[in-house]
Context: one part of a larger RNA
RNA sequence: CUGGGCGUAAAGCGCGCGUAGGCGGUCUGAUAAGUUGGAUGUGAAAGCCCCGGGCUCAACCUGGGAACUGCAUUUCGAACUGACAAACUAGAGUUUUGUAGAGGGUGGUAGAAUUUCAGGUGUAGCGGUGAAAUGCGUAGAGAUCUGAAGGAAUACCAGUGGCGAAGGCGGCCACCUGGACAAUAACUGACGCUCAUGUACGAAAGCGUGGGGAGCAAACGGGAUUAGAUACCCCGGUAGUCCACGCCGUAAACGAUGUCAACUAGCCGACUGGCGCCUUGAGCGCUGGGUGGCGCAGCUAACGCAUUAAGUUGACCGCCUGGGGAGUACGGCCGCAAGGUUAAAACUC
Repeated sequence: CUGGGCGUAAAGCGCGCGUAGGCGGUCUGAUAAGUUGGAUGUGAAAGCCCCGGGCUCAACCUGGGAACUGCAUUUCGAACUGACAAACUAGAGUUUUGUAGAGGGUGGUAGAAUUUCAGGUGUAGCGGUGAAAUGCGUAGAGAUCUGAAGGAAUACCAGUGGCGAAGGCGGCCACCUGGACAAUAACUGACGCUCAUGUACGAAAGCGUGGGGAGCAAACGGGAUUAGAUACCCCGGUAGUCCACGCCGUAAACGAUGUCAACUAGCCGACUGGCGCCUUGAGCGCUGGGUGGCGCAGCUAACGCAUUAAGUUGACCGCCUGGGGAGUACGGCCGCAAGGUUAAAACUC
């Protein structure tokens, strides 16, 4: 190089954008780089292969042929690929009118609840557990009523409902803003797909500086349990959780399923558009987009997947190659650090 694979056996980068590269719709003309046929030259000899010959055979030696799958020049051809020119509209995109939505950002605002504080009423308990104790309380707790402060999160609606590339997004209002979808006519005219390197985003935890701090709560202290209990249970409680700015760049970042396109029985839900029909209804039918359940063919080791494929194909990228050693060491790069990323070998089974 060839080969086989990647839902669960090893294997899809966390996710997008996108450079180089790879690949690329319909039609016409012209070209002849790729491509096809022919010719010429060359492709040393030896060797390999074929047919002979010589050593008594063979090895060995030797004659001839073939081959040397290649390269160069030249010429015929023009289906396909390429480059060139002209055109097209089915891919892609733009405009118009609308629709749904926890999509993103900023500012404001509302009510419930927890906690704390102040005050009133009021008296001996409260709290907690399997049972207790630590804890709180006669310096008046808990309960109850009134008021205030402050932070965080938004019950019901709520839904295998919606939106987003993924991470993720949930009270209400305003402003700014991205995308999707439907219908309609018109426009551009292949402008496309994928994407090494690169780059933007990226839960939680963690880090830096400055705020904030109600509840919860690593660490920590105490009480229990126990043979012990560095735990599970209980009483406390600091980082943190929240905000701003800057880092980190990882997750069972999961559909454990890369992106794009085409094709291949159906049935039943629920979301969001459009159209038609009448008998105008909680109606029927058709048709887009997204999201679930079941199921045929087919696929699969099985489980299962099955128009949202794991079916049938194509384009491009990533990745795998027995277990351990090890996602480690060393080196490089990145980071304030924690560490991340790239990534072996000895040895061993």

Predicted 3D model of a 349-nucleotide part of an RNA (small-subunit ribosomal RNA, central domain) from an uncultured prokaryote.
The coordinates come from a structure-prediction model, not an experiment, and the mean pLDDT is 90.